The part of an RNA shown here (small-subunit ribosomal RNA, 3' major domain) has 422 nucleotides and comes from a Candidatus Liptonbacteria bacterium. Taxonomically the source falls in Candidatus Liptoniibacteriota (Bacteria, Bacteria candidate phyla). Its mean pLDDT, the model's own confidence on a scale to 100, is 81. Rfam family: Bacterial small subunit ribosomal RNA. Gene Ontology terms of the family: ribosome and structural constituent of ribosome.
Context: one part of a larger RNA
RNA sequence: AGACGGGGACUCGCACAAGCGGUGGAGCAUGAGGUUUAAUUCGACGGUAAGCGAGGAACCUUACCAGGGCUUGAAAUUGAACAGGUGCUGCACGGUUGUCGUCAGCUCGUGUUUUGAAAUGUUUCCUUAAGUGGAUUAACGAGCGCAACCCCCAUCGUGUGUUAUAAGUGUCACACGAAACUGCCCUACCAAGUAGGGAGGAAGGAGGGGAUGACGUCAAAUCAGCGUGGCCCUCUGAUGCCCUGGGCUACACUCGUGCUACAAUGGCCGGUACAAUGGGUUGCCAAGACGCAAGUCGGAGCUAAUCCCAAAAAGCCGGCCCCAGUUCGGAUUGAGGGCUGAAACUCGCCCUCAUGAAGCCGGAAUCGCUAGUAAUCGUGGAUCAGCCAUGCCACGGUGAAUACGUUCUCGAGUCUUGUACU
Numbered sequence: 001a002g003a004c005g006g007g008g009a010c011u012c013g014c015a016c017a018a019g020c021g022g023u024g025g026a027g028c029a030u031g032a033g034g035u036u037u038a039a040u041u042c043g044a045c046g047g048u049a050a051g052c053g054a055g056g057a058a059c060c061u062u063a064c065c066a067g068g069g070c071u072u073g074a075a076a077u078u079g080a081a082c083a084g085g086u087g088c089u090g091c092a093c094g095g096u097u098g099u100c101g102u103c104a105g106c107u108c109g110u111g112u113u114u115u116g117a118a119a120u121g122u123u124u125c126c127u128u129a130a131g132u133g134g135a136u137u138a139a140c141g142a143g144c145g146c147a148a149c150c151c152c153c154a155u156c157g158u159g160u161g162u163u164a165u166a167a168g169u170g171u172c173a174c175a176c177g178a179a180a181c182u183g184c185c186c187u188a189c190c191a192a193g194u195a196g197g198g199a200g201g202a203a204g205g206a207g208g209g210g211a212u213g214a215c216g217u218c219a220a221a222u223c224a225g226c227g228u229g230g231c232c233c234u235c236u237g238a239u240g241c242c243c244u245g246g247g248c249u250a251c252a253c254u255c256g257u258g259c260u261a262c263a264a265u266g267g268c269c270g271g272u273a274c275a276a277u278g279g280g281u282u283g284c285c286a287a288g289a290c291g292c293a294a295g296u297c298g299g300a301g302c303u304a305a306u307c308c309c310a311a312a313a314a315g316c317c318g319g320c321c322c323c324a325g326u327u328c329g330g331a332u333u334g335a336g337g338g339c340u341g342a343a344a345c346u347c348g349c350c351c352u353c354a355u356g357a358a359g360c361c362g363g364a365a366u367c368g369c370u371a372g373u374a375a376u377c378g379u380g381g382a383u384c385a386g387c388c389a390u391g392c393c394a395c396g397g398u399g400a401a402u403a404c405g406u407u408c409u410c411g412a413g414u415c416u417u418g419u420a421c422u
Stems, first nucleotide, its partner, number of pairs: 001422002003419003007416007015406002019369005026260008034251002042053002064246007073082001084233002087231003093227002095222003098218001100216001105144006111120003124135003150210004155178007164169001181204001184198006262362001266321007278309003283302002288297003328359001333354007375398007
């Protein structure tokens, strides 16, 4: 000088507390461990692995297994230098990423102090979300961070414009501009500046959200996205390449993340209302007809503010159910169909009929969330022939409760103290 302390002082964070809803119990979905297997390809393992890489495993993908085939090879441009390797090493690396943490820190030049390592600056007081700002000060300045500059939303004005409409016109979209700065008033503190209240205002003290991640930590992750050093395999014919089939979907069990429920603030039936984001020519597919339905026939429109996906759902108005393993719940299984695709046996989705399991609110423990948030209700998209999506990413509808406070738990910051640690 650091690091650490069941040392101290101060401060912060959904960290606790106050609340609301969950997980842990059930069934199922999905991932992981284990076991099994010819193979169940590989990676990721506290937080920071486990609905993760994978934003789509029937073939392909595919890297695994069995069998078969090829050897200048999968690729007919050059070239003779061999190609090729999802073979090993992330503890040889680049690049990229997670995490502490959007925490407020991390440093430098000159000067000064010290025998020196070093210190000072960066401390102290007030303040802030902030090393933010002010005062003080052997320091004076500066850099990377903070903030601002960037994008979206909320108000208004001007201009332009397709669409809607018969038109006027209006919504909307785009562009430019205005507006918020503690600017004004009051109160408190010596000043600085800050805090509390008020006016005006669409918005008030950072208006809400995003992008943005300092020096570094974990020899953190990735040689399987890519690139790449070294090593290894290849006329012994493969660890390369192609094909068929299988496997990645196994199942005594254990764990993680979710979905659906256990019902009456509900379930079912009929009627009826109101969105936003998006996508569409190998595509979205209207009207009409057939079918209980999935769907089929059909063919209009649309390269899309024009046409289509498209029905929003919770809501509201009526009716039935009457507290029961039920008109709750839907697993499982049987039968019949539809769709995609050469091909649904292993191993797809959907519809109809039948079947109707566990489950009556969940032990110890544990998670998320402070406002248009939680909760709840539907909608769209990527990937994609189809889909195991209940996942992920986005969109709008309805719309709460609570925060006394910082003793305690966890994490972090500043100063200080102790140390047999570095």